[in-house]
């Protein structure tokens, strides 16, 4: 010290979690031992039982009991009596008993701390010091004797004593009264002293030592009591106060004081926070923190405050009194019902609450109290022990050596490897602690007792006796033996520490983030890590990180956050010189700032925690001395701040009158005639009762075009026709005045746009609400037509905006350049200049960046003021205040969330722009959509109709052949190591033919039979039983390969360097150019790589070289005919190799790439044409049924054989074809040209027979050799526009071929039938040339064939492209954006459903506090004729006051409420789409 979360990614701003340290703690698992500390935080509920405060016989009376001795009476035993001792208990009477020990209930207070001050005070017991102690009375308790009562107690008589109590003497250094004197102080005064006067004391005991009283003063401790200073939160608590504030008197107190009375006067406190209302003992300290600060007051200390609750005084030095008194009151006890009796917030204990907190223990042996002269009692203060890992500290669970790296466990790539792991076994040592058996403390030293010593019977030294509850504890000796001792939490990332198996958005886990929907390091378990360790986690609570309230240390254009704006109060801040004070500020110094505590340093328990002893520190106050710079107070003095004054200027600056024009509307006349208006298009709407249009006139209300501007005033708001009046304010100059008069400004006061409210005018335009017409599914809307409130005055309200430069005043001070306004500079239309505005650009520095940048700044600093603290709820709700009202000001919380925002980036994506491309669209040409047939698909059927492939990019698609077979489907029959490969014992044949069954398949069964090798044995077959199998089961969303598609589109990226805090960006952008990121200039960019192009096939010209099975001009043979033959290489072809084209040549534009030309050459011209080639990437695109594959599943079946039946079904819908409809044509007749391929279970010449499918014979050919017809087309007939001599479906009958086998369900052939259908709706689909149409050929798959389909090949052979708005796609460049799963995105608001907090309510039921009244114990003080008493007094009786009960009416507060508001959360709810793009009507206040 800092970490994780917002985002695709980034900076930031900003909250929410972590990790860290504490605790009087609790709760889970677990647990060896010792030492030091701590233990009811919640019910100041309530308390059974026991202790906790007594002592003293050296103050008194007085005497139970017991003892000894003697007498009497009695046989005794006893009784009784007298002497002596003994003194219980119970009173008198002193002294304590206000201390010690408890608790925080209440208290925001001179209650606490800190500092003073008493000249305004007391002080038992103790100290010093002076004095004094002398004589009397009268009384009472006890005791004993009656009575009353259950008891608690209590009346009544005789009788007594005292250090109880009462006079009397004596007396002053005491008090009070007077008259002086002197110091001295601090205002009343205060010491000292003289003189007179008057007042008041004492108690005796005794062992004779002593022990005690009484006055005075003075110490010491105690305490009282006043005052500065500090001391929680709230303003939604702004006023408070009648004894209140202050005087006199008087009383009262120890003592000042309104403490209390009387009487006067009318103060006092309060925004520096009075009063009210919550909460709470404070303080030394404790946690934490770097401090500064927060947060807390357990244990130990010091003070307060209180003992059931109120309340009262009494005694006493001391109380308004925890274990005292009296009075209410609640409660609990006891009662004989008449009356008593208590008071654990002491030590233990119980009950109860609660998450929690301990023993009905020992002892006064040590400390300390009290009493006593002392022994000595007595102490639940204290000391010691118990119980609890509650806390901190030590210790120990052993230590060395050991490698077959064992076994087992776990995990892999599994004959093996790795890990647990030197870790265990094994081997050898030790013996802390635990055990067992001994020994065994320190705390003790004094009082006292006794010796003795020095003064001299007392104190004060010395010596020596005596006393331990803790305890037979610590401590320590010995013994045997690793023996008696490890768990807990975690393992995604923050955070150290990983794999398996199960689980399948389930069951859980989480502090955040998030994980879990078949391959979970995140759940559970196991292995194996890791972290601490007698503990470990977890919860809860403070502090820190949080600079996240920021004094040390933040902010406010855009993230929360400047008040709308001025003016001015109270406070805060303030120019220059001088002088004086010293308050503030430094400096010495002196008191206190308790001990404990913290920290340092030595010590002491084997060590530590723990003690102990010094030190230091205790940042504060308070005095007292000194500085004199700053600030401040005074006082004098100056001008530069700010003012005034004089001259000049400026302007939509206010305000109140007057005055003009244009338009616009209505009215009156007038021309004029069928419209007008409106829109995208239209309708309502006006109009032949004459509109719109056009003129003339009149009225009327509101705005002022041009000028007119990033131009002026104005504090804002905000001000616009011309003019006058009033009236304000800026700027220059000028340097005459004043002389610091100044800045800011909480409350306060004033203005305050629009809109909206009263009143009372006005009303042309405009134009919410309101109607009508469109539009739309809907249309409470954008549009149109009309139209009221308003808009306007005038007077009062209201006070709010995105009142905005989203940026508070005022002052300084920091680089320029450039328009402008107005003023000075002067004559000036010319500008080096100066002030004051108003604008653009930029530099430093700022700044998250955008961006700010002399406009006094978003820099630099100064002073004041205002606000801000994650988002929502919510600027709401209470509750006050203002308002007529509508609302404004101020202003929460309960819940919820993990974000919500800022700027910039990348890409997407716009019903944004700009540029450019493509059969995209336009122009053509032919087609689909209608018809019939084919085919594929969906849908519906079935036992099955097997399975994929579904916009574009599925649907003549996988399938380039479904009668069996394929086939994966169904029905039914079989078989299970299997239908098929491999190994291996064992047989020895397999095959083949025959019979029986059976649909087959299979099953029984005969008959037949081996080969190489000399052998082994081997080859082939069969085959128990075993290891393998097998799956067209499922996941294309675990995947590989392959494939469509954007797209043959031109775009996708790197290295280095440069720019950015940085995602990233330049480069790839710009300016031409191209088909092309092609190419060329330009550039902070230079280069490069996948793409393009080119290399590569094919064709289109030529040329060489080769001629067979090809070609034949020239020669020669031959044949009815033919390159038939000999020959030939010329030609054509063939198949190899070459050439050729490159904007290379002109000529025009161009800087250049390039681009134009009917150029020229040339077979071909600007890529000649075609193939083939498919960048980064995009669809979780399609395949798991070609194939490969990870994982899940089936195993007598989901596998395999088989027969039959499906895939071919048909009421539809839709794709992709054929044929057609007809004369550019059918049909019949004759003539011609082709290329590309197959071919031996094959093509098949020719012959024959058949109308013909074909069939029978039969040559060639494993092919440039043989074979396979070319069709349109021409030529000639024929038909004459018709459902036909157009079409050719359907359907009858007969036939051919192919096959094991054409019924379901094959092609063909022939005759006969002869259906729809006359060009095809709104859509739509393909093509730019050898292209489209159109015609035929071949193949491949195949026994055959549903092919009309695919792939290929030649024949004939066009039209039309103005151009690039628009429709679809794409590329680049820019803009906007709340999108990134990227517009199929986001996303809002009502209703409906669950759930949670809240508000508002007739009301209800409570709390606490005040007020008035009424009543009023106990008690204190006052008063008092009868009663008691020599007296003092007392009793009784009366006042005043008051605790507390009553009655009243208000107010504050809490809880409930029937209904009712709103807000939040929630998985796919309904309705619409308001927002994000121009969001489809810019958005927003």
């Nucleotide at each position: 010290a800092g970490a994780g979360u917002u985002u695709g990614a980034u900076c930031c701003u900003g909250g929410c979690u972590c990790a860290g340290g504490a605790u009087u703690a609790a709760c889970g698992c677990u647990a060896g031992c010792g030492g030091c500390a701590g233990g009811c935080c919640u019910a100041a509920u309530a308390c059974a039982u026991g202790c906790a405060a007594g002592u003293c016989g050296a103050a008194c009376g007085g005497g139970a009991u017991u003892c000894a001795a003697g007498g009497u009476a009695g046989c005794a035993a006893u009784a009784u009596u007298u002497u002596g001792a003994u003194g219980a208990g119970a009173g008198u009477g002193g002294c304590g008993c206000a201390c010690g020990g408890g608790u925080g209930a209440g208290u925001a207070a001179c209650a606490c701390g800190u500092a003073u001050g008493c000249a305004a005070u007391u002080u038992g017991c103790c100290u010093u010091u002076a004095a004094c102690u002398g004589g009397g009375g009268a009384a009472u308790a006890g005791c004993c004797c009656u009575c009353c009562g259950a008891a608690a107690g209590g009346a009544g008589g005789a009788u007594u004593a005292a250090u109880a109590c009462c006079g009397c003497a004596u007396a002053a250094c005491a008090u009070u009264u007077c008259a002086g004197a002197a110091u001295g102080g601090c205002a009343u005064c205060a010491u000292u002293u003289u003189g007179a006067a008057a007042u008041u004391a004492a108690a005796c005991c005794u062992c004779c030592g002593g022990g005690g009283g009484u006055u005075a003063a003075a110490g010491a401790u105690a305490a009282g009591c006043a005052u500065g200073c500090a001391u929680c939160c709230g303003a939604u608590u702004a006023g408070g106060u009648a004894g209140u504030u202050g005087g006199u008197g008087u009383g009262g107190u120890a003592a000042c004081g309104g403490c209390a009375c009387a009487c006067c006067a009318a103060g006092c406190c309060a925004a520096c926070g009075a009063u009210c209302g919550g909460u709470a003992g404070g303080g030394g300290g404790u946690c934490u923190g770097a401090g500064a600060g927060g947060a807390u007051g357990a244990u130990c200390c010091c003070c307060c405050a209180c003992a059931c609750u109120g309340g009262u005084a009494c005694u006493g030095a001391g109380a308004c009194a925890c274990g005292g008194a009296c009075c209410a009151g609640a409660c609990u006890c006891c009662u004989a019902c008449g009356g008593g009796a208590g008071g654990c917030a002491g030590c233990a204990g119980u009950a109860a609450g609660g998450a929690a907190u301990a023993u009905u223990g020992g002892a006064c042996a040590a400390u300390g109290g009290a009493g006593g002269c002392a022994a000595c009692u007595c102490u639940g203060a204290u000391c010691c022990a118990g119980c609890c890992a509650u806390g901190c500290c030590g210790c120990g669970u052993g230590a060395a050596g050991g490698a077959a790296u064992a076994a087992g466990g776990c995990c892999c790539u599994a004959u093996g490897g790795g890990u647990u792991g030197u870790a265990a076994a094994c081997u050898u040592c030790u013996u802390u602690u635990a055990g067992a058996c001994g020994g065994g403390a320190c705390a003790a030293a004094a009082c006292c007792c006794c010796u003795u010593u020095a003064c001299g019977u007392g104190u004060a030294a010395a010596g020596g006796g005596u006393u331990g509850a803790u305890g037979g504890u610590a401590c320590u000796g010995u013994c045997a033996g690793a023996a008696u001792a490890a768990g807990c939490a975690u393992c995604g990332g923050c955070u150290a520490a990983c794999u398996u198996c199960g689980u399948g958005c389930c069951a859980g886990c989480a502090g955040c983030c998030g994980c879990g929907g078949u391959a979970a390091u995140a759940c559970g378990a196991a292995g194996g890590a890791u972290g601490c360790a007698a503990g470990c986690g977890u919860u809860a609570u403070c502090c820190g990180g949080a600079a996240u309230u920021a004094u040390u240390g933040g902010g406010u254009u855009u993230a929360a956050a400047g008040g709308g704006u001025g003016c001015g109060u109270a406070g805060g801040c303030g120019g220059a010189c001088u002088g004086a004070u010293a308050a503030g500020u430094c400096a010495g110094u002196g008191g206190u700032g308790a001990a404990a505590g913290c920290c340092u340093g030595c010590a002491g328990c084997u060590u530590a925690a723990c003690u102990g002893c010094a030190g230091a520190a205790u940042u504060g106050c308070c005095g007292u001395u000194g500085a004199u710079a700053c600030u401040g107070u005074c006082a004098g003095u100056c001008u530069u701040g700010a003012g005034u004054a004089c001259a000049g200027u400026u302007g939509a600056g206010g305000u109140a009158g007057g005055c003009g024009g244009a338009a616009u509307g209505u009215g009156u006349c007038a021309u004029g005639u069928a419209g007008c208006g409106g829109u995208g298009a239209a309708a309502u709407g006006c109009u032949u009762a004459g509109a719109u249009a056009u003129g003339a006139c009149a009225c009327a209300g509101a705005a002022c075009a041009c000028c007119g501007a990033u131009u002026g005033c104005g504090a804002a708001g905000g001000c616009a026709g011309c003019u006058u009046g009033c009236u304000a304010a800026g700027c220059u100059g000028u340097a005459a005045c004043u002389g610091a008069c100044g800045c800011u400004g909480a409350g306060g006061c004033a203005c305050g746009a629009a809109a909206g409210c009263g009143u009372g005018g006005g009303g042309a335009g405009c134009a919410a609400a309101c109607a009508g017409g469109a539009u739309u599914a809907g249309a409470u809307a954008c549009c149109c037509u009309g139209g009221u409130a308003g808009u306007c005055c005038a007077c009062g309200c209201c006070c709010u905006a995105a009142a905005c430069g989203a940026u508070g005043a005022u002052a300084a001070c920091u680089c320029g350049c450039u328009g402008u306004u107005g003023g000075c500079g002067a004559u000036a239309c010319a500008c080096a200049g100066c002030c004051a505005g108003c604008g653009g650009c930029c530099a430093a520095g700022c700044g998250a960046a955008a961006g700010c940048a002399u406009u006094a700044a978003a820099g630099u600093u100064a002073u004041c003021c205002a606000c801000c603290u994650g988002g929502g709820g919510a600027g709401u709700a209470c509750g006050a205040c203002c308002g007529c009202a509508a609302g404004g000001u101020u202003g929460a919380a309960a819940c919820u969330c993990a974000a919500a925002g800022g700027a910039a980036u990348u890409g997407a994506c716009g019903g944004g722009g700009g540029c450019c491309c493509g059969c995209a669209c336009a122009a053509g040409c032919g087609g689909a959509g209608g018809a019939g047939c084919a085919u594929g698909u969906g849908g519906u059927u079935u036992a099955a109709u097997u399975c994929g492939a579904u916009g574009a990019u599925a649907c003549g698609c996988g399938a380039g052949g479904a009668a069996c077979c394929u086939u994966a489907c169904c029905u039914g029959g079989g078989c299970u190591u299997g239908a098929a490969a491999g190994u291996u014992a064992g047989c020895g044949a397999c095959c083949g033919a025959c019979u029986c069954c059976g649909a087959a398949a299979a099953g029984a069964g005969u008959c037949u039979u081996u080969c190489a090798g000399a052998a082994a044995u081997g080859a082939c077959g069969c085959g128990a039983a075993a290891c393998u199998a097998g799956g067209u089961g499922c996941u294309g969303c675990a995947u590989g390969g392959c494939u469509g598609u954007c797209g043959u589109c031109a775009g996708c990226u790197c290295g280095u360097g440069c720019c950015g805090u940085g995602a990233g960006g330049u480069g790839u952008u710009g300016g031409g150019u191209u088909a092309a990121g092609u190419c060329c200039c330009g550039c902070a960019a230079c280069g490069a790589g996948c793409g393009c192009a080119a290399c590569c096939c094919c064709u289109a010209u030529u040329c060489u070289u080769a001629g067979u099975u090809g070609c034949c001009a020239u020669c020669a043979g031959g044949u009815u005919a033919u390159g038939c033959u000999g020959g030939g290489g010329a030609c054509u072809c063939u198949a190899a190799g070459a050439a050729g084209a490159c904007u290379g040549c002109c000529c025009g534009c161009g800087c250049a790439a390039g681009c134009g030309g009917u150029g020229a050459g040339g077979a071909a011209g600007g890529u000649g044409g075609g193939g083939a080639u498919g960048a980064c990437g995009u669809c979780a695109a399609g395949u798991c049924a070609u194939c490969a594959c990870g994982g899940c599943c089936c195993u007598u079946a989901c596998g395999u054989c088989c027969a039959g039946g499906g895939c071919u079904a048909c009421a539809c819908a839709c794709g992709u074809g054929c044929u057609a409809c007809a004369a550019u044509g059918g049909c019949c007749g004759g003539u011609a040209c082709a290329a590309u391929g197959g071919g031996c279970a094959g093509c098949c010449a020719c012959a024959u027979g058949g109308c013909a499918a074909c069939a029978u014979g039969g040559a060639g050919c494993u092919a440039a050799u043989c074979u396979u017809u070319a069709a349109a087309a021409c030529c000639g007939g024929u038909c004459u526009c018709a459902g036909u001599u157009c079409g050719g479906a359907u359907u009858g009958a007969g036939g051919u071929c192919u096959g094991c086998a054409a019924c379901u369900c094959g092609a063909c052939c022939u005759c006969a039938u002869g259906a729809a259908g006359c060009u095809g709706g709104a859509u739509u689909c393909g093509c730019u040339a050898g292209u489209a149409a159109u015609c035929g050929c071949a193949a491949a798959u195949c026994a055959g064939c549903a092919a009309u389909g695919u792939u290929g090949c030649g024949g004939u052979g066009a039209a039309u492209a103005c151009g690039u708005u628009c429709c679809c796609g794409g590329g680049c460049c820019u803009u906007g954006u709340a999108c990134a799963c990227a517009c199929c995105g986001c996303c809002c608001g009502u209703c409906a459903a669950g759930c949670c907090a809240u508000g508002g309510a007739a009301g209800u039921c409570g709390g606490g506090a005040g007020u008035a009244c009424c009543u009023a114990a106990a008690g204190u003080c006052c008063a008092u004729a009868a009663c008691c008493g020599c007296a003092a007094g007392g009793a009784g009786u009366g006042g005043c006051c008051u605790a507390g009960g009553g009655u009243a009416a208000a107010a504050c507060u809490g809880a409930u409420g029937a209904c009712u508001g709103g807000g939040g959360c929630u998985a796919a709810g309904u309705c619409g789409u308001a927002a994000c793009a121009a969001g489809g009507u810019a958005a927003c206040c």
A computed fold for a 1485-nucleotide RNA from an uncultured bacterium, annotated as small-subunit ribosomal RNA. It matches the Rfam family "Bacterial small subunit ribosomal RNA".